RNA sequence: AGAGUUUGAUCCUGGCUCAGAACGAACGCUGGCGGCAUGGAUUAGGCAUGCAAGUCGAACGAUGAAGCAGGGCUUGCCCUGUGAAUUAGUGGCGAAAGGGUGAGUAACGCGUGAGUAGUCUGCCCCUAAGUUGGGAAUAGCUCCGGGAAACCGGGAUUAAUACCGAAUGUGAACUUCUGUCGCAUGUCAGAGAGUUUAAAGAUUUAUCGCUUAGGGAUGAGCUCGCGUCCUAUUAGCUUGUUGGUAAGGUGGCGGCUUACCAAGGCAACGAUAGGUAGCUGGUCUGAGAGGAUGAUCAGCCACACUGGGACUGAGACACUGCCCAGACUCCUACGGGAGGCUGCAGUCGAGAAUCUUCCGCGAUGGGCGAAGGCCUGACGGAGCAAUGCCGCGUGCAGGAUGAAGGCCUUUGGGUUGUAAACUGCUGUCACCAGGGAGGAGUGCGGUGACGGUACCUGGAGAGGAAGCACCGGCUAACUACGUGCCAGCGGCCGCGGUGGUACGUAGGGUGCAAGCGUUGUUCGGAUUUAUUGGGCGUAAAGGGUCCGCAGGGGGUCCGCCAAGUCUGAUGUGAAAUCCCGAGGCUCAGCCUCGGAACUGCAUUGGAAACUAGCAGACUAGAGUAUUGGAGAGGUAAGUGGAGUUCCUGGUGGAGCGGUUGGGUGCGUGGAUAUCAGGAAGAGCACCGAGAGCGAAGGCAGCUUACUGGACAAUUACUGACCCUCAGGGACGAAAGCGUGGGUAGCGAGCAGGAUUGGGUGCCCUGGUAGUCCACGCCGUAAACGUUGUAUACUAGAUGUGGGAGGAUUAAGCCCCUUCCGUGUCCAAGCUAACGCGAUAAGUAUACCGCCUGGGGACUACGGCCGCAGGGCUAAAACUCAAAGGAAUUGACGGGGACCCGCACAAGCGGUGGAGCAUGUGGCUUGGUUCGAGGCGGCGCGAGGAGCCCUACCUGGGUUUGACGUGUUUCUGACCACCCUAGAGAUAGGGUUUUCCUUCGGGACUGAUAUACAGGUGCUGCAUGGCUGUCGUCAGCUCGUGUCGUGAGACGUUCGGUUGGGUCCGGCGACGAGCGCAACCCAUGUCGUUAGUUGCAAGCAGUUCGGCUGUGCACUCUAGCGAGACUGCCCGUGUCGAGCGGGAGGAAGGCGUGGACGACGUCAAGUCCGUGUGGCCCUUAUGCCCAGGGCUGCGCACGUGCUACAGUGGCCGGAGCGGUGGGAGGCGGUGCUGCGAGGCGGAGCGGGUCCUCGGCGUCGGCCCCAGUUCGGAUUGGAGUCUGCGGCUCGACUCCAUGAAGUCGGAAUCGCUAGUAAAGGCGUGUCGGCGGUGACGCCUUGAAUACGUUCCCGGGUCUUGUACACACCGCCCGUCACAUCAUGGAAGCUGAUUGCACCCGAAGUCAUUGACCCGGCUCUUCGCUGAGAGGGAGAUGCCUAAGGUGUGGUUAGUAACUGGGAUGAGGUCGGGCGAGGUA
Repeated sequence: AGAGUUUGAUCCUGGCUCAGAACGAACGCUGGCGGCAUGGAUUAGGCAUGCAAGUCGAACGAUGAAGCAGGGCUUGCCCUGUGAAUUAGUGGCGAAAGGGUGAGUAACGCGUGAGUAGUCUGCCCCUAAGUUGGGAAUAGCUCCGGGAAACCGGGAUUAAUACCGAAUGUGAACUUCUGUCGCAUGUCAGAGAGUUUAAAGAUUUAUCGCUUAGGGAUGAGCUCGCGUCCUAUUAGCUUGUUGGUAAGGUGGCGGCUUACCAAGGCAACGAUAGGUAGCUGGUCUGAGAGGAUGAUCAGCCACACUGGGACUGAGACACUGCCCAGACUCCUACGGGAGGCUGCAGUCGAGAAUCUUCCGCGAUGGGCGAAGGCCUGACGGAGCAAUGCCGCGUGCAGGAUGAAGGCCUUUGGGUUGUAAACUGCUGUCACCAGGGAGGAGUGCGGUGACGGUACCUGGAGAGGAAGCACCGGCUAACUACGUGCCAGCGGCCGCGGUGGUACGUAGGGUGCAAGCGUUGUUCGGAUUUAUUGGGCGUAAAGGGUCCGCAGGGGGUCCGCCAAGUCUGAUGUGAAAUCCCGAGGCUCAGCCUCGGAACUGCAUUGGAAACUAGCAGACUAGAGUAUUGGAGAGGUAAGUGGAGUUCCUGGUGGAGCGGUUGGGUGCGUGGAUAUCAGGAAGAGCACCGAGAGCGAAGGCAGCUUACUGGACAAUUACUGACCCUCAGGGACGAAAGCGUGGGUAGCGAGCAGGAUUGGGUGCCCUGGUAGUCCACGCCGUAAACGUUGUAUACUAGAUGUGGGAGGAUUAAGCCCCUUCCGUGUCCAAGCUAACGCGAUAAGUAUACCGCCUGGGGACUACGGCCGCAGGGCUAAAACUCAAAGGAAUUGACGGGGACCCGCACAAGCGGUGGAGCAUGUGGCUUGGUUCGAGGCGGCGCGAGGAGCCCUACCUGGGUUUGACGUGUUUCUGACCACCCUAGAGAUAGGGUUUUCCUUCGGGACUGAUAUACAGGUGCUGCAUGGCUGUCGUCAGCUCGUGUCGUGAGACGUUCGGUUGGGUCCGGCGACGAGCGCAACCCAUGUCGUUAGUUGCAAGCAGUUCGGCUGUGCACUCUAGCGAGACUGCCCGUGUCGAGCGGGAGGAAGGCGUGGACGACGUCAAGUCCGUGUGGCCCUUAUGCCCAGGGCUGCGCACGUGCUACAGUGGCCGGAGCGGUGGGAGGCGGUGCUGCGAGGCGGAGCGGGUCCUCGGCGUCGGCCCCAGUUCGGAUUGGAGUCUGCGGCUCGACUCCAUGAAGUCGGAAUCGCUAGUAAAGGCGUGUCGGCGGUGACGCCUUGAAUACGUUCCCGGGUCUUGUACACACCGCCCGUCACAUCAUGGAAGCUGAUUGCACCCGAAGUCAUUGACCCGGCUCUUCGCUGAGAGGGAGAUGCCUAAGGUGUGGUUAGUAACUGGGAUGAGGUCGGGCGAGGUA
């Protein structure tokens, strides 16, 4: 520090996801040791049991053992005194600390900084002064009584540092005056007089207490500035409320409380309401700014079963105190009582989840005490838990035959792997034994829970100690097997459908390591809320427009001030933490010390540039006045002509109208057309334009009236008056709404007619609201320049509208300068690109609005507005990993342009109808083997299915095999022939009987055993090779360079031309490659060479046959050459390429035909031609054999043959060709049979022999018919091949004589020696189903105007939401399933407001006839009176409770609304001109 993911690829926008760190964690697997930390986050749910706050006898009475002393005597007892210890009680101090928790609390609660002149403070310290003298009770104890208990009542008696008077008054308090200080209420100091007000003793005689007053310290109360979460779908809140006066109350200020008076107070700088939450130091993360968080430790606050209340006290409204109410639990004798673990342990419950009912007061600290000391679940320790952090170990060194085993393998090997074994060594940890601390302070002694612990020494033995996750990319690490879209994985992208590096297992590897992974949460990455540090033309995003209060910002100069700003100092910013430097545990974690820091707040001194403020001045911003012209700017009134429709009348007579074509409609009751007249409403042709005006919406005949704004010029004036603008206000197209008019044309909805598969549409005929006017609403638009307003600056060119100036002219135009508007093209710059470019999307400033993934959702709920329709504001659950912008290359288009092809057209002949042949489908079957499937499968693989082939079926056999190689053992033959059984394979028997040798054996054969053979079994979607197809179409690319951020582009486009990316010209391109063409073969002409088996012109012979001699001229054969190149001429063309015509030539513009097939496409075809990976079978899916099947037949399709006849059929005569083939072959002449054929065998391995035509032509017959056409089918008789013609061959003869009279829709081939017609040959082959395939010759045409259309292809361009590429993508309704959610009669809870009822405890107030009355007075003897106090009563307030009525919120609900997702379905729609933009 980044990475993955939208696309065929690219750039951008934008979300999602990952890698990091952290945790009071949990879960899974695993687990050796130690140190230091941490450990109920959920139910502030309920709690058994034990402990957690006592102490003081030197405050007090009492109790009073042993012992001692004294006394008495009844000499073993009693009494007195002393006395340790002990305790219940009175009294003092403490119990308000320590410890726990975070429910409540959005608050002066907390943090920070101030204030208290408005306060208190026990214990502690200092100072000053005191501590005199009395009294009355009361608990305990004892007696009596009640009660189950808790406990209570009464009588008698007693002490104090308990309680109460009195004396004294340094002082203090109240009152009066003076001075000082202070902003002030007032404070402080002093003076005077009067009033009030204290005390307690104990003892070891040292002291400790007690009282008053002042000061200090500590702690606390209160007040204030600032800071402190979310929601505006919470906008108004408040009546003790805000202030005042007076009183009360308090330690003290205060509406804190009460009475009266006033009507205030808070709030957009967010009051009130709702939700959530203890706050902070800090912690985690981050480069930082920030974000998240508030465990452990520390500070503050709050709470103590829930709610209320006070008492005591220095301090509480009190965790282990009291009273009351409520809920719950327990005891009970049913009458009553008791309790509060959010202390330490522990238990139950809920939960993913959080420990021992341990030891000790030895240390630190706290309470009490004079002290010894006692108490202390604070604390110190131990235990449990890998919960975290840190450290250590599980050995170290050597060791190759690279052991065995595992795994993989191309079978060679590789890897595990120096790893192990083995050899040597060490002893950390753990274990055993011995020693053994510090923590313990001090003058000395005693005292250690931890703990016989840490640590030290010795001993033994490598012995006791390694796992977890991952291995497709991100992301380090790969193979095998299993599975077969199954099982499963997954953080994102995505893997899995038979070769899975992604699932499971194994081997190997990578990472971390006593841990490793997963899950959850936080920050980071995320500049993805952007202060640092983003955006808004098209990606999300500029408000429809303007005005404008608050707010924000603001021109030039001078002065003052010092709020902001900058700077110095002071105080504070607790400690701990973080950071730096040291130190202590063996290191580290951890701990200790010091420093820095704590970015803050407050006070104070200074500076004066900038901002603010105050005062003054200026004119460049802004505005006013004057002059001038331009304009569909606005409102109102008036007015004009053209056109349309309607009405009236005339003419006229059959149609009109409308459409692609029609129909509905109108018309003989007279339309349309035409003429004249009249009526009505609406809109304003030409001018008229990317011209003008307006803030926008918008504005158009003409005239008048009223009126707004802008612009130019000139001087004068005001003097910053300005810019922007949340909320607010005004305006605001069309449609729509209300009331009343109006209605010619047009025209939603509607009706009818067409169209269509349908047509709630497009088209046509009608036609209602509406469109128009007046008034009032609505308030939205793709209200768009998809571009907020204002100001300034930054190259140019060229139009146009409105002014002004200059120059010039007779005048005008033109020209130059300048201001304001409105367009186009461009520079720099910007932009993802497209594009923008002085009218910015450039460079800057100010202010406003808005955005933060797609969908859900311009939605729901709530609120506001509206008559309504509806508008404004505006979520969530859920769901996806994308959605999107711009540009690129393709593909496609019922887009465009150009071009080509037997593509159409023009022709000729067919197919589709018939019969048959053949292939396929289907059906059938035991089997009808398999493959091929639009073109590009179907007379295809098959170029020969009776057996064989054969792969299929049935049956019979066989198992190292029919075949190959190696090894073990044995054998000596094997083969061949014969006989028997059998359908055969096969089995049995018989005959026959080997070679080489170094004598070991080998070759060969058979048997045996084992490796293996074998498979036309599967996968052509694992493959090689070969082939088809687009297509013999003209394309497909590369190097360098240039352009572009890039994908890519240019080149290859353009203008011509060509069959051709063929060539020429031009051009930021220049070249090159694979294709095209040429080179190759055949054919057409000539020459030359050669002349047999070929040929025969001349000569000679002849049996008349080139037969012979002869010849090689000709034909021919087959080698080598020539020839054709737009070379020549004319025209044309850009002086080009080329094209048209012509000459010559056998051939002319590629002469003709073939071979030859670019980059690639179709997962095209073939595993059954062969090869081959993987899988499968192995007494069978292998092999052998017999028979059957591949030929099966209601039917459908393809390809053909023969025909339907006279351009013909039949009979007869004479004649004509070229490819080819031939030895297990072709087979002549001859004889024979009607014939297929037979007998026989001359010649020929062939330019010699054999095989060889038909149509045609000549002659005759047939006479238009199901025929002398046609030949299927069937019967009979034969021939040939072959082991064998039943299923199932071909051919021959005789007989039979079916359909068919030229073929519907549709469709095929062909452009010249072609089509058509005619026959001939060959391969395969024993024969043949061949009418097929491949070739050959013979006869031999017609037509092409042309490119509109169909099909296919090529180039350029355009659009695209397609890229599996239009056989594409994709939206909505309906139907089905699932999920979340809104509404909803109601139902249930929570919380809260208001009104009222009832009202505990308790403070306060009032009362107090009853009780006390220690003090005073009185009689002074009892007594009486009073001050004072109390029980009780009443009143105010008030918790809980109750009734009624509202609000908010949550859950649930019949029914219902839309939404999301889903394999497939229906109907239509969108993306191309998407077929109606």
A computed fold for a 1477-nucleotide RNA from a metagenome, annotated as small-subunit ribosomal RNA.